[in-house]
c-di-GMP-I riboswitch aptamer from Acaryochloris thomasi RCC1774, 95 nucleotides, folded computationally.
RNAcentral holds the sequence, with entries from Rfam.
RNA sequence: UCCCCGAAAUGGCAACUUCUUCCGAAAGGAGAGGACGCAAAUUAGCAGGCCUAAGCUACCCAGCUUUUAGGUGUAUGGACGCUGCUAAUACCGAA
Numbered sequence: 001u002c003c004c005c006g007a008a009a010u011g012g013c014a015a016c017u018u019c020u021u022c023c024g025a026a027a028g029g030a031g032a033g034g035a036c037g038c039a040a041a042u043u044a045g046c047a048g049g050c051c052u053a054a055g056c057u058a059c060c061c062a063g064c065u066u067u068u069a070g071g072u073g074u075a076u077g078g079a080c081g082c083u084g085c086u087a088a089u090a091c092c093g094a095a
Base pairs, nucleotide, nucleotide: 006092012038013037016034017033018032019031020030022029023028036081042088043087044086045085046084047083048082050078051077055074056073059071060070062068063067
C1' cells in the first nucleotide's frame, strides 16, 4: 500500500407509524416528524417471486339490443428492507 474482515466514533439510510387543501383508477408515491433495523438497507441491469387492474379481455353471467354492470385473465402501472446473478462505485479505522 492492497484485499478479506468489522470493534469504536462522526456522518448516512429508514421498516412501521402520525400529519397533509399534494400526485395516482388502484397498488403505491411525494414532503415533514418520530422510529424497528441496516456496513453497502449505494447506483444500474437481468431472472424468479409479490401488489394493483385504469385500459384491454377468448370466455362466463344478468339485463338490454344503442349497449351496460359483474366475474375471469392481462402491466403498459408499482414495491422490494423476498431470493439469485452481473457491472460500477463509497465513509471510518482497532483486533
It matches the Rfam family "c-di-GMP-I riboswitch aptamer". Rfam's curators write: GEMM was predicted in a large-scale screen for bacterial structured RNA regulatory elements. Rfam links the family to the GO term cyclic-di-GMP binding. Model confidence (mean pLDDT): 78 of 100.